[in-house]
A computed fold for a 350-nucleotide RNA from an Acidimicrobiaceae bacterium, annotated as Bacterial RNase P class A. The sequence was found by an Rfam model in a public genome assembly. The coordinates come from a structure-prediction model, not an experiment, and the mean pLDDT is 76. Its Rfam family is "Bacterial RNase P class A". Rfam links the family to the GO terms tRNA processing, dimeric ribonuclease P complex and ribonuclease P activity. Rfam classes the family as a ribozyme. Of the family's consensus pairs, 94% are formed in the model.
């Protein structure tokens, strides 16, 4: 000097004028006037977790859902922090839907003989038949053995080497990798390093179904509460009703008539139809309720471009994403312009 990585901050100010919402004062409870105040880092997305409210059962269960390496933080979380493992990057760093494929089921185009207790296309070897040849040997047919070599493929049932074999093969051996068993070291743990034994060699995919572990009552501010208005009719009710389902649990009433069965009225619950449907509150240092927080002018200011006489001055341009609705903590996404800090790599100079 350039290119990168990570983290943090600002994102508008002042004055005037006109126009809005709310509080307070004045005024007659009006109109009007005065004064104070009025949208974010994400208010967006509605993806998570809570506060709060209601349901007597927040008891058990199924269904359903969420999480998925270890530890910690937190009210809690799929969040954050640290670590482990894996992948990417020269690196600073970044990403991970990170339990299980030997419980089961499924899926993988095409190519290929064969894609998971697979498989013989070209090959290699042995035997038999038959033909050719001086011989070595060769061609063809059939049977048997083989998976080391070649080919196909993203991937072919461990790798390299040696021995062995008719030819081959973990068939045997040495080393390596994986897996299993068994010890030791480090660490709180995930995990990691390592000794010995065993020829055991069992692909991929679970963001496919599934299995395992842990967690979760339901509904939600259009939750709820109070007042006002309206409050009618029909049907059903224990095989009913009560938070979506099941079990359990709870409710399952009163009066009159009648010898009884039973009948009638009221209450309660459910379903259908009809009627009423307004106000206050929940609701706040903005607190609206068809939903305000704005428009214009001027100045200054961060920046950019151009010019110049370069201490600086002048002109032009220009301020993004975007809008509270019960509240809070996260995550994701958008953002003109600007600032700060740390780290990495490359080049050059000293």
């Nucleotide at each position: 000097u350039g290119a990168g990585c990570c983290g943090g901050c600002c994102g508008g100010g002042u004055g005037g004028u006109c126009g809005c919402g709310g509080g307070c004062c004045u005024g007659a409870u009006a109109a009007g006037g005065g004064u104070c105040u009025g949208a974010g880092g994400a208010a967006g997305g509605u993806c998570g977790g809570g506060g709060c409210u209601c349901c007597a059962u927040a008891g058990g269960g199924a269904a359903g859902g969420a999480u998925g390496c270890u530890g910690g933080c937190u009210a809690a979380c799929a969040g954050c922090c640290a670590g482990g493992c894996g992948a990417g990057g020269c690196g600073a760093c970044u990403c991970g839907a990170c339990g299980g494929a030997a419980a089961g089921u499924g899926c993988a185009a095409c190519a290929g003989a064969g894609a998971g207790u697979a498989g013989a296309c070209c090959g290699c070897c042995u035997c038999g038949g038959c033909c050719c040849c001086u011989a070595c040997g060769g061609a063809c047919c059939g049977a048997g053995g083989u998976a080391a070599g070649g080919g196909u493929g993203a991937a072919a049932c461990g790798g390299u080497g040696c021995g062995g074999u008719a030819a081959g093969a973990g068939c045997g051996c040495a080393c390596c990798a994986g897996c299993g068993g068994u010890g030791g070291g480090a660490g709180a743990a995930a995990u990691u390093c390592u000794g010995c034994c065993g020829g055991c060699u069992a692909g991929g995919u679970a963001a496919a179904c599934c299995c395992c572990a842990u967690c979760c009552g339901g509904a939600g501010c259009a939750a709820g509460g109070u007042c006002a208005a309206g409050g009618u009719g029909a049907g059903g009710g224990a095989u009913u009703a009560g938070u979506g389902c099941c079990c359990g649990c709870u409710a399952c009433g009163g009066c009159c008539c009648u010898u009884u069965u039973g009948g009638g009225c009221c209450a309660c619950c459910c379903u259908c139809a009809g009627g009423u449907g307004g106000a206050c509150u929940g609701c706040a240092u903005a607190g609206a309720u068809g939903g305000a927080u704005g428009g214009c002018c001027a100045c200054a200011c961060a920046g950019g471009u151009c010019g110049c006489a370069c201490g600086g001055c002048g002109a032009c341009u220009g301020g993004a994403c975007a809008g509270a609705a019960c509240c809070c903590c996260g995550c994701c996404u958008a953002c003109a312009g600007g600032c700060c800090g740390g780290c990495u790599c490359a080049g050059c100079g000293c």